[in-house]
RNA sequence: UCCUCAUCCAGACCGACCGAGGGAUCAGGCCCUCUGACGUCGGGGCAACCUUCGCUUCGCAGCGCACAUGCGCACGGCGGCGCGAGCGGGUGCCAAGUCCUGCGGACCCGCUUGCGGGCCCCGAAAGAUGAGCC
Numbered sequence: 001u002c003c004u005c006a007u008c009c010a011g012a013c014c015g016a017c018c019g020a021g022g023g024a025u026c027a028g029g030c031c032c033u034c035u036g037a038c039g040u041c042g043g044g045g046c047a048a049c050c051u052u053c054g055c056u057u058c059g060c061a062g063c064g065c066a067c068a069u070g071c072g073c074a075c076g077g078c079g080g081c082g083c084g085a086g087c088g089g090g091u092g093c094c095a096a097g098u099c100c101u102g103c104g105g106a107c108c109c110g111c112u113u114g115c116g117g118g119c120c121c122c123g124a125a126a127g128a129u130g131a132g133c134c
Stems, first nucleotide, its partner, number of pairs: 003132006013043005021032003026102004044094003049090003052085004057080004062073004098126001103123003107118005
């Protein structure tokens, strides 16, 4: 890098340096920005993906009874969904929903009847982050 899975309308800013563009890419829109954006470094914070602990529930394995294929045993073992707590470790993140739209469809409205508009609707594509695999 490719592939698989999950999530993406929540949350979280100061200082120093730099000096002109930046918001991934293309287009349109809309924003941020010399009152210094973007970026880099330091500090601080947010969150809870992996990790840690607990609870509930389901399944598997074990033992006993029963043979209607079910019941019981244990403050237990392993694994899964869900919920909660924590922040030690690995990441991540700290303008705006991934800033919005673009492709396909549902619904509503309008008319010129295949187009336009609306919609915190559903999906696709692209992207970001994590976990896994190679």
Overview
Predicted 3D model of a 134-nucleotide RNA (SAM riboswitch aptamer (S box leader)) from a Planctomycetota bacterium. Its mean pLDDT, the model's own confidence on a scale to 100, is 77.